[in-house]
Molecule: Bacterial RNase P class A
Organism: Spirochaetota bacterium
RNA sequence: GAAGCAGGAUGCAUGAACGCGGCGGGCCAAUGGUCCGCUGAGGAAAGUCCGCACCUCAAAAGGGAUGGGCGCAGGCUAACGGCCUGACGGCGUGAGCCGAUGGAAAGUGCAACAGAAAACAGACCGCCGGAAACGGUAAGGGUGCAAUGGUGCGGUAAGAGCGCACCGCGCACGGAGCGAUCCGUUGCGGCAUGGUAAACCCCGCCCGAGGCAAGGUUAAACAGGACGUUCGGUAUCCUUUCCGUAAGUCCGGGUAGACCGCAUAGAUAAAUGUUCAUGCGCGACAGAAUGCGGCUUACAGUCCUGCUUCUUCU
Repeated sequence: GAAGCAGGAUGCAUGAACGCGGCGGGCCAAUGGUCCGCUGAGGAAAGUCCGCACCUCAAAAGGGAUGGGCGCAGGCUAACGGCCUGACGGCGUGAGCCGAUGGAAAGUGCAACAGAAAACAGACCGCCGGAAACGGUAAGGGUGCAAUGGUGCGGUAAGAGCGCACCGCGCACGGAGCGAUCCGUUGCGGCAUGGUAAACCCCGCCCGAGGCAAGGUUAAACAGGACGUUCGGUAUCCUUUCCGUAAGUCCGGGUAGACCGCAUAGAUAAAUGUUCAUGCGCGACAGAAUGCGGCUUACAGUCCUGCUUCUUCU
C1' cells in the first nucleotide's frame, strides 16, 4: 500500500421565523383564553418471534395422564429458545465464520431416480474352475448423497481380514480436564453395529389461560333496599298497623362521563412539523401507544479499536 475479519460509535449541523403535544408559573371576562419558561421518537420506535414484570380468571402442596416446547459442556442472567467461554463437526491460506450438536447396540417405519443389489441380503459385466449344466469370488468396472473399512505384502484356481504390517474403528484400562471431550511405544476384538429421529419413538428438562380495549377507583342516569316526614285511603272521630303518593337522607350496585393504570415524550383523534439562510461528504432505513430484557429484519455515508493475508521499502 492492497484485500479482508471481528467489535464499537454516529445516524446532517448551526441560526432565524411560524406552528403542535405535555408540565410549571403569571394575568383575564376562567371546564377556556393569553403570555413566559422547561421539555418532546429510534438504533432499530418495526416484525410481534421468545422471556419476564403487572392485571383478571382458574387453582391447597405434591404426583400422574394428555398435548406442546427445548436439547454438546461450564458459566452469566429475574428469566429465556438470549449472551460469554470452551468441546466436537464443516468451511476459509488466515484473522475468523457456520452448525435443532441427546439416543440408530429398545422397537417400528422410510429411502424417488439410477443401479445387479438400499440391508434377517444379494451378484449385471468381469475374474476363476468346468465340455456344459453349474459352482467359486467380490480384486476391478459401472450407479448413487450413501454400496458392507483403507494402503501394501503374503496367500489363492481366481479371490477375500483369509493371514500379517501400518492407518482407521469399537471396547477396556491408564492419564489430563469441574465438564463436553482429548491423549496413549497399553491391552483386547479382524471389524461385529450402513443411513435417516427437522419419521414415529425413547431419554432428560420446562410449560395454567387471556392480555393495558388487561384491569381498578369514582359516579349523572337507572333498577333495588332501609329510615323518618308530607298528603291520601280502609264510608263518623282518634290511635296503631297496612297500602299508595311526593320529595329527602342513607346503604350497597351501576351505564355514560371523569380519573388511575401511564413511565424525566406520552395521547385517545392521538403532538414531535413547515419555511428560509449558511456549511459540507448533499443526508439511508424508518416514526412511540403498559413497561423491561433479548432475538430477527431494514439501513446512505462517516469515524474509532483490535487482528489476518499478500506485496514493497528500510